Model confidence (mean pLDDT): 82 of 100.
This is a predicted structure of a 69-nucleotide RNA (transfer RNA) from an insect gut metagenome.
It matches the Rfam family "tRNA". Gene Ontology term of the family: triplet codon-amino acid adaptor activity. Rfam classes the family as a transfer RNA.
The RNAcentral record of the sequence draws on MGnify.
[in-house]
RNA sequence: CGACUUAGCUCAGUUGGUAGAGCAUCGGUAUCGUAAACCGGCGGUCGGAGGUUCGAAUCCUCUAGUCGG
Numbered sequence: 001c002g003a004c005u006u007a008g009c010u011c012a013g014u015u016g017g018u019a020g021a022g023c024a025u026c027g028g029u030a031u032c033g034u035a036a037a038c039c040g041g042c043g044g045u046c047g048g049a050g051g052u053u054c055g056a057a058u059c060c061u062c063u064a065g066u067c068g069g
Stems, first nucleotide, its partner, number of pairs: 001068005008023004017054001025041005047063005
């Protein structure tokens, strides 16, 4: 100096409008049974603080951490 930090994990989410997917987990269908498969549910207010705005994951400032130079 640059990138990143969003669900248990891996990641989406840009011209600011009340947050999503896959996997995992839980329940169910099915099977003689198990797994795969299919259906459904649960789960985060977005690293922290402050500011701007009617409204911020998204813009601005400070700060912590990770990676790279």